[in-house]
Context: one part of a larger RNA
Molecule: small-subunit ribosomal RNA, central domain
Organism: uncultured bacterium
RNA sequence: CUGGGCGUAAAGGGAGCGUAGGCGGUCUUUUAAGUGAGAUGUGAAAUCCCCGGGCUUAACCUGGGAAUUGCAUUUCAAACUGGGAGACUAGAGUGCAGGAGAGGAAAGUGGAAUUCCAAGUGUAGCGGUGAAAUGCGUAGAGAUUUGGUGGAACACCAGUGGCGAAGGCGACUUUCUGGACUGUAACUGACGCUGAGGCUCGAGAGCGUGGGGAGCAAACAGGAUUAGAUACCCUGGUAGUCCACGCUGUAAACGAUGAAUACUAGGUGUAGGGGGCUAAGCCCUCUGUGCCGCAGUUAACACAAUAAGUAUUCCGCCUGGGGAGUACGAUCGCAAGAUUAAAACUC
Numbered sequence: 001c002u003g004g005g006c007g008u009a010a011a012g013g014g015a016g017c018g019u020a021g022g023c024g025g026u027c028u029u030u031u032a033a034g035u036g037a038g039a040u041g042u043g044a045a046a047u048c049c050c051c052g053g054g055c056u057u058a059a060c061c062u063g064g065g066a067a068u069u070g071c072a073u074u075u076c077a078a079a080c081u082g083g084g085a086g087a088c089u090a091g092a093g094u095g096c097a098g099g100a101g102a103g104g105a106a107a108g109u110g111g112a113a114u115u116c117c118a119a120g121u122g123u124a125g126c127g128g129u130g131a132a133a134u135g136c137g138u139a140g141a142g143a144u145u146u147g148g149u150g151g152a153a154c155a156c157c158a159g160u161g162g163c164g165a166a167g168g169c170g171a172c173u174u175u176c177u178g179g180a181c182u183g184u185a186a187c188u189g190a191c192g193c194u195g196a197g198g199c200u201c202g203a204g205a206g207c208g209u210g211g212g213g214a215g216c217a218a219a220c221a222g223g224a225u226u227a228g229a230u231a232c233c234c235u236g237g238u239a240g241u242c243c244a245c246g247c248u249g250u251a252a253a254c255g256a257u258g259a260a261u262a263c264u265a266g267g268u269g270u271a272g273g274g275g276g277c278u279a280a281g282c283c284c285u286c287u288g289u290g291c292c293g294c295a296g297u298u299a300a301c302a303c304a305a306u307a308a309g310u311a312u313u314c315c316g317c318c319u320g321g322g323g324a325g326u327a328c329g330a331u332c333g334c335a336a337g338a339u340u341a342a343a344a345c346u347c
Stems, first nucleotide, its partner, number of pairs: 003319004007301002012315001014201004021194003025088007033081002035077008049065006091191001092188003095184004103177007110154001116148006125136002162169002206247006215241002220236004258314006266292012296303002320347003329340004
């Protein structure tokens, strides 16, 4: 370079925006860069191939032809690709009219529960387990009533329900704000798709500074269990979990399935819209989200209009197991570490 691949065998980047690049709708006209055809020049000879000739044959030598698939110049063609000009509306976007939503940010508010504090009632246990013990309690615990404090999370509603690019998002109210969907068809007129680098976002844990700290709980301590028990169980308990700002940039970041477009039987739920009818209902349609299933695909499992089917475009990635996602180097980071990424050797 080519080939074959990437749900589970190795392989889809965690996600988005977007630069270069690659690819790109319909019609008319033009150009002639790509493309196609012809001509001319060149493409040394030898070699190779074909038809002959010469050594008794062959190897070998030799004549002619073909070939040298290329390059340059020039003429012509104009279907396709590209360039220029013009037009269009089916892609894309805007406007207008609607309804839906845990989409995001900030501020405020609420009730249940746990803890703690104070007070009342009240007395001997409470707690915990397989059974116990550590622990708490006559200095009055646990239980119960009232009042208060503080932090965190929001029962029911709740639904293979909704929203978001992914991570993710769930009490209520207000303010600010992003996106999608439906209907319409007024406007723009290909403005599109993808996207190496780049930039931004990115659960949890972790780190820095300052707050906060109810519950839970790595580490740690004690009690059990056990041959031992650096565990599982119990009693405690610190980081942390929470907030603000900054860093880290990883996950089974999963649908283990990149994005976009078109096409290809049906059936049945559900969410948000629209239209119609003979309207407790039914039919049509768009967008999402599930299940079943035909053709087709698949090694099988299975997938099956939300494709893993049929095609096209662009990106990422794989190429036997181990060594190894490691060493070295480089970049980033406060560190932890992250990213990039081998080889020897071995089977």